[in-house]
Annotation:
Two RNAs folded together computationally: RNase P RNA and transfer RNA, 476 nucleotides in total. Rfam match: Bacterial RNase P class A. Rfam classes the family as a ribozyme. About the family: Ribonuclease P (RNase P) is a ubiquitous endoribonuclease, found in archaea, bacteria and eukarya as well as chloroplasts and mitochondria.
RNA sequence: ACAGCGGGGCAGGUGAUCGUCGGCGGCCCCUCGGCCGCGGGAGGAAAGUCCGAGCUCCACAGGGCAGGGUGCCGGGUAACGCCCGGUGAGGGUGACCUCGAGGAGAGUGCCACAGAGAACAGACCGCCGCGCCGCGAGAGCCGCGCGGUAAGGGUGAAACGGCGGGGUAAGAGCCCACCGCGCCCCCGGUAACGGGGGCGGCACGGCAAACCCCACCCGGAGCAAGGCCAAAUAGAGAGGCGCUGCGUGUCCCCGCGAGGGUCCACGCGAGAGGGCUGCCCGCCCGAGCCUCCGGGUUGGCUGCUCGAGACGCGCGGCGACGCGCGUCCUAGAGGAAUGAUCGCCGGCGCGAGACGGGCGACCAGCUCGCGCAACAGAACUCGGCUUACAACCGCUGCGACC
RNA sequence: GCCUCGUGACGCGACUGGGUCGCGGGCCGAUUGUCUAUCGGAUGAGAGGAGUUCGAUUCUCCUACGAGGCGCCA
Numbered sequence: 001a002c003a004g005c006g007g008g009g010c011a012g013g014u015g016a017u018c019g020u021c022g023g024c025g026g027c028c029c030c031u032c033g034g035c036c037g038c039g040g041g042a043g044g045a046a047a048g049u050c051c052g053a054g055c056u057c058c059a060c061a062g063g064g065c066a067g068g069g070u071g072c073c074g075g076g077u078a079a080c081g082c083c084c085g086g087u088g089a090g091g092g093u094g095a096c097c098u099c100g101a102g103g104a105g106a107g108u109g110c111c112a113c114a115g116a117g118a119a120c121a122g123a124c125c126g127c128c129g130c131g132c133c134g135c136g137a138g139a140g141c142c143g144c145g146c147g148g149u150a151a152g153g154g155u156g157a158a159a160c161g162g163c164g165g166g167g168u169a170a171g172a173g174c175c176c177a178c179c180g181c182g183c184c185c186c187c188g189g190u191a192a193c194g195g196g197g198g199c200g201g202c203a204c205g206g207c208a209a210a211c212c213c214c215a216c217c218c219g220g221a222g223c224a225a226g227g228c229c230a231a232a233u234a235g236a237g238a239g240g241c242g243c244u245g246c247g248u249g250u251c252c253c254c255g256c257g258a259g260g261g262u263c264c265a266c267g268c269g270a271g272a273g274g275g276c277u278g279c280c281c282g283c284c285c286g287a288g289c290c291u292c293c294g295g296g297u298u299g300g301c302u303g304c305u306c307g308a309g310a311c312g313c314g315c316g317g318c319g320a321c322g323c324g325c326g327u328c329c330u331a332g333a334g335g336a337a338u339g340a341u342c343g344c345c346g347g348c349g350c351g352a353g354a355c356g357g358g359c360g361a362c363c364a365g366c367u368c369g370c371g372c373a374a375c376a377g378a379a380c381u382c383g384g385c386u387u388a389c390a391a392c393c394g395c396u397g398c399g400a401c402c
Numbered sequence: 403g404c405c406u407c408g409u410g411a412c413g414c415g416a417c418u419g420g421g422u423c424g425c426g427g428g429c430c431g432a433u434u435g436u437c438u439a440u441c442g443g444a445u446g447a448g449a450g451g452a453g454u455u456c457g458a459u460u461c462u463c464c465u466a467c468g469a470g471g472c473g474c475c476a
Base pairs, nucleotide, nucleotide: 002397003396004395005394006393012345013344014343015342016341017340018339020041021040023038024037025036026035027034028033043375047386048385050384051383052382053381054380055222056221057220058219062281063280064279065278067218068217069216070215071214072086073085074084075083076082087101088099089098090097091096102213103212107211108210109207110206111205124153125152126149127148128147129146130145131144132143134141135140161179162178164176165175166174180202181200182199183198184197185196186195187194188193226302227301228300229299235293237292238291239290240289241288245268246267247266248265249264252261253260254259273285274284275283276282295475296474297473309328310327311326312325313324314323315322316321347372348371349370350369351368352367353366356363357362403472404471405470406469407468408467409466412426413425414424415423420456429443430442431441432440449465450464451463452462453461
């Protein structure tokens, strides 16, 4: 110099002037509102809304089915699909990186094209044996038929263990050694797993981000949740579904009386619809409910920011993280404020200048001038992930030059 | 703000792991004296990027873009 890898921190500072959104205080003002002062005002991603929670409401949400999610091991955490530490597999010369990494020896399904054959496979070419015909003096050769053979060729992403030796007519785990695979035992490790030994003689191709099986987890909706107040208006609107049943009792009413009746309370029964957000069971509410058409209002307060909170120090832990102590309060708007200009200081880049170091390629600092400074914008709140992003820091490597 | 869904030629659709297909439009040619109609032909696409797989429009993830729904009162 080039190419690359990783990481956390920072996201310019300060002053003046002019603005802007909340809060508090004061003044003017009948009110609306206005003015002044003090103090506060974006992010590491506020973003995507991809996960996990808090909070709120719905029965504090029961059982089963269906559905969804996660998937090596151990740990962290309120929780997680996140993080940390390991294991295994893979990639890179390296710094280092990636992995949805349970099960295909439960079942079902798929494996296009090519190829003879694609899953309890398969003789197309080849190799070998036998028979027949022809040719040849013969060895043998050509052709046909029958059989053996998975070593070799060819096809394919994948061809039913690999490679070497023995063996054989040629071959073949047919036999042997090594490797792979499976099972068993021992040792190390919490475990995933690793190391070693023995046995088996190939039975066991791939795909589960195909259905599925196994283990574990999951009720739903979301601050337009939810609560309070105010204002205004037009519902005998249209359609559909349903209850108003029985008994007992007090007061009251009617009746000369037997008795009858309204309201209410209790019990039993019926009950559309609704809730447990797909279905069934079970439970609860229940006298009105559902759909359509039409009407009014687009207000105020609350939820709302003190919280798994921030910072500092110490201790424990390899680490994620945890514990203890101390200090601090740090936007809460409701279509949305946090901005603009100028000066000084700082950062980076380029150019010029003189000086210094080094044999040299070159390097460091200084002065002057010019230029640049990203991605982006809170909307109930947290923990993560992902995506966007100028500049900085550390590390690795081939080659060239000195 | 929250929730849900979808992206394929110029337009509208089929295809749901193995050749990207159909209709209409535009273009070229034939037919016709000319135009239309008809017939034939060519062009032209899976939003972008990763992963799983032998193989991805299809399965999974990220990003981009687009669409729809959700207030209160009676």